Molecule: transfer RNA
Organism: Bacillota bacterium
RNA sequence: GCGAGAGUGGCGGAACGGCAGACGCAUCAGACUUAGGAUCUGACGGGUAAAACCGUGAGGGUUCAAAUCCCUCCUCUCGCACCA
Numbered sequence: 001g002c003g004a005g006a007g008u009g010g011c012g013g014a015a016c017g018g019c020a021g022a023c024g025c026a027u028c029a030g031a032c033u034u035a036g037g038a039u040c041u042g043a044c045g046g047g048u049a050a051a052a053c054c055g056u057g058a059g060g061g062u063u064c065a066a067a068u069c070c071c072u073c074c075u076c077u078c079g080c081a082c083c084a
Base pairs, nucleotide, nucleotide: 001080002079003078004077005076006075007074010025011024012023018064027043028042029041030040031039045054046053057073058072059071060070061069
């Protein structure tokens, strides 16, 4: 350089055009306990008093609607080629 695949919360991962993060782990609060563990209940991206709004590697496009489809770029992995 060419080709293929991947990139989503703190972590693993779901949703392959229709409410993003289901579900699990971790974490926080509460209940239970003398205490701890286990168990149960609730919360758990950013933002806000609460909303609105923003958020799927970055930027743009198509669409009523995009993590998903198209284009450019970045990073990583694999294969091929090249050089020594």